[in-house]
Context: one part of a larger RNA
RNA sequence: GAACGAACGCUGGCGGCAUGCCUAAUACAUGCAAGUCGAACGAAGGCUUCGGCCUUAGUGGCGCACGGGUGAGUAACGCGUGGGAAUAUACCCUUUGGUUCGGAAUAACUCAGGGAAACUUGAGCUAAUACCGGAUAAGCCCUUCGGGGGAAAGAUUUAUUGCCGAAGGAAUAGCCCGCGUCCGAUUAGCUAGUUGGUGAGGUAAUGGCUCACCAAGGCGACGAUCGGUAGCUGGUCUGAGAGGAUGAUCAGCCACAUUGGGACUGAGACACGGCCCAAACUCCUACGGGAGGCAGCAGUGGGGAAUAUUGGACAAUGGGCGCAAGCCUGAUCCAGCCAUGCCGCGUGAGUGAUGAAGGCCUUAGGGUUGUAAAGCUCUUUCACCCACGACGAUAAUGACGGUAGUGGGAGAAGAAGCCCCGGCUAACUUCGUGCCAGCAGCCGCGGUAAUACGAAGGGGGCUAGCGUUGUUC
Numbered sequence: 001g002a003a004c005g006a007a008c009g010c011u012g013g014c015g016g017c018a019u020g021c022c023u024a025a026u027a028c029a030u031g032c033a034a035g036u037c038g039a040a041c042g043a044a045g046g047c048u049u050c051g052g053c054c055u056u057a058g059u060g061g062c063g064c065a066c067g068g069g070u071g072a073g074u075a076a077c078g079c080g081u082g083g084g085a086a087u088a089u090a091c092c093c094u095u096u097g098g099u100u101c102g103g104a105a106u107a108a109c110u111c112a113g114g115g116a117a118a119c120u121u122g123a124g125c126u127a128a129u130a131c132c133g134g135a136u137a138a139g140c141c142c143u144u145c146g147g148g149g150g151a152a153a154g155a156u157u158u159a160u161u162g163c164c165g166a167a168g169g170a171a172u173a174g175c176c177c178g179c180g181u182c183c184g185a186u187u188a189g190c191u192a193g194u195u196g197g198u199g200a201g202g203u204a205a206u207g208g209c210u211c212a213c214c215a216a217g218g219c220g221a222c223g224a225u226c227g228g229u230a231g232c233u234g235g236u237c238u239g240a241g242a243g244g245a246u247g248a249u250c251a252g253c254c255a256c257a258u259u260g261g262g263a264c265u266g267a268g269a270c271a272c273g274g275c276c277c278a279a280a281c282u283c284c285u286a287c288g289g290g291a292g293g294c295a296g297c298a299g300u301g302g303g304g305a306a307u308a309u310u311g312g313a314c315a316a317u318g319g320g321c322g323c324a325a326g327c328c329u330g331a332u333c334c335a336g337c338c339a340u341g342c343c344g345c346g347u348g349a350g351u352g353a354u355g356a357a358g359g360c361c362u363u364a365g366g367g368u369u370g371u372a373a374a375g376c377u378c379u380u381u382c383a384c385c386c387a388c389g390a391c392g393a394u395a396a397u398g399a400c401g402g403u404a405g406u407g408g409g410a411g412a413a414g415a416a417g418c419c420c421c422g423g424c425u426a427a428c429u430u431c432g433u434g435c436c437a438g439c440a441g442c443c444g445c446g447g448u449a450a451u452a453c454g455a456a457g458g459g460g461g462c463u464a465g466c467g468u469u470g471u472u473c
Stems, first nucleotide, its partner, number of pairs: 001473004006469005013345006020337001021303001026301003030298003035062003040059002043056005069256003078181007087173003092169008100134004109124006140149003154161003182228003189219003194216008231253004235246004258279005281292004309335001311334003317331001318329004348378004358369004382414001384409005392400001417462005422443003428457005438445002
């Protein structure tokens, strides 16, 4: 000098655009953050012009594995980059072949109970695109090549849309490898599923992934192991560069969801707002038993130098469901708060000398503040008042918003501070103080003439900011 997710002190007019718990991955009151489909199904309730229509608890389908948060863990194929083969994929696209015949249940509902509650038991009835069986099999799978196995679902407003098998695509995801990826040797030896083989199991798939047997290997001063620290990257800051530091916001990947473990469902999870077990904590209880998980958006306590509203809307973009209308969406778009940052603008312009008054200094003549003020002549940006009033979205739909903007009006009116003045370093005098009080980044000032302390006048610098502190280069 530059920079910052900054903080503190003094000060503070406006706007645009950004940013905003860096600390306790601490504990959380309250509300919201994932639903949707009646064009799969029965039923109940309501309305009815008797044509039907509406609402929904339940069964069923799809979604809830996305989106959003955080960085605790992780020194690792985690990330970055470049390759690879032994894989899977719901929805989407293309092609192709099918969509047949039956059956038994069950929720809802009714009845009877249990329980404080959470919830739950028994009996009876019923439907389906829920479940099961038979048939068929161009592809498909297995095969000892003889053969064997295996599918479907209908709905409606009659034009569509579903359903099943197979092949391909797209886009994703899983796996493997080369190279790169912090500090410590005051960590030198580490390793028994360990290293390899054969066989088997398991997986979507390779593989000690797991197991049985066999062999005795494997890693290491080119730093194994151990310990410490840390999410990684694109980037960001600095620097002429090389480099150094860093990883907020935005984007990609990873990991986590009170702590630890586990699987279920599913195309996909070992699942933030799902389940089970254990633990700590909190809450309810009729003491028998139950409920909970903000590192989602707001918000609260606590911690801290320190970080915002318990706001509006689905209008746009996007997502889920639905044929659609539409519903949901604290994603998102907006608004609110904060000089936290960057950028822009303003706080007036011209004229005005008897150089007014006052202040300060003085050699007492004067000098300076100073064209500064007053006065005169103007202007009206921004703010204020009145009226009109968008783009964003059009066939219709605007939270923002009566916002931005436009026209008119009034009036210099509403709008300047902070730090410094010994040298480094731009800027000097007087008074007070008297090694005191104090200053200070370094050198150093202060003990009676202090340009260094405090105040005043004057001056210098920056300016809605200015200084200080912290950190990085």
The part of an RNA shown here (small-subunit ribosomal RNA, 5' domain) has 473 nucleotides and comes from an uncultured Alphaproteobacteria bacterium. Its Rfam family is "Bacterial small subunit ribosomal RNA". RNAcentral holds the full RNA, with entries from ENA and Greengenes. The prediction has a mean pLDDT of 88.